This is a predicted structure of a 79-nucleotide RNA (c-di-GMP-I riboswitch aptamer) from a Methylococcales bacterium. The organism belongs to Methylococcales, within Bacteria.
[in-house]
RNA sequence: UAACAAGAAAGCUAAACCUAUUUAAAGGUAGGGACAGAAAGUCGCGGAUCCCAUAUAAACGGAAAGCCGGACUGCCGAG
Numbered sequence: 001u002a003a004c005a006a007g008a009a010a011g012c013u014a015a016a017c018c019u020a021u022u023u024a025a026a027g028g029u030a031g032g033g034a035c036a037g038a039a040a041g042u043c044g045c046g047g048a049u050c051c052c053a054u055a056u057a058a059a060c061g062g063a064a065a066g067c068c069g070g071a072c073u074g075c076c077g078a079g
């Protein structure tokens, strides 16, 4: 320096659901909430998924990404 990584500490994010709001829809935003997470930080590149079109099905467009892979960056430090 790189990979894997226990325990502890400092912290972080926030599922379902509820309320308000926005949207054609999927979904988004804010507040509450806490299932869970060691990259559940970022990207949206590949596969998968959701919406529109209900058609034989696609294309185009949109969405999320806490499904699987990938890339970039990152806190602590026994082994």
Stems, first nucleotide, its partner, number of pairs: 004079001012037002017032006035066001041072003045069003049063003